This is a predicted structure of a 72-nucleotide RNA (transfer RNA) from Candidatus Yonathbacteria bacterium CG17_big_fil_post_rev_8_21_14_2_50_43_9.
The organism belongs to Candidatus Yonathiibacteriota, within Bacteria.
Model confidence (mean pLDDT): 81 of 100.
Rfam family: tRNA. The family's RNA type in Rfam is transfer RNA. Rfam describes the family as follows. Transfer RNA (tRNA) molecules are approximately 80 nucleotides in length.

């Protein structure tokens, strides 16, 4: 330098154009314990980035960051 593949919550993962973008763990805050802990309830938190297409875009197109992987 040329090609693929991925980017989404703190962390692994869902969501194949149309509801408020969901789950488990971890975090807060209550209960709960003599204290800790088990378990129990509520809670806040995310679509790498800039533009296109469309009424609607996590999704579909392009560049651009970023991982990764192939070729030479």
């Nucleotide at each position: 330098g040329c090609c693929c593949u991925u980017g989404u919550a703190g962390u692994u993962c869902a969501a194949u154009g149309g509801a408020u973008a969901g789950a488990a763990c971890a975090g807060u805050u209550c209960c709960g314990u003599c204290c800790u802990a088990a378990g129990g309830a509520a809670u806040a938190g995310a679509u790498g980035u800039a533009a296109g297409u469309u009424c609607g875009a996590u999704u579909c197109u392009u560049g651009c960051c970023a991982a990764g992987g192939g070729c030479a």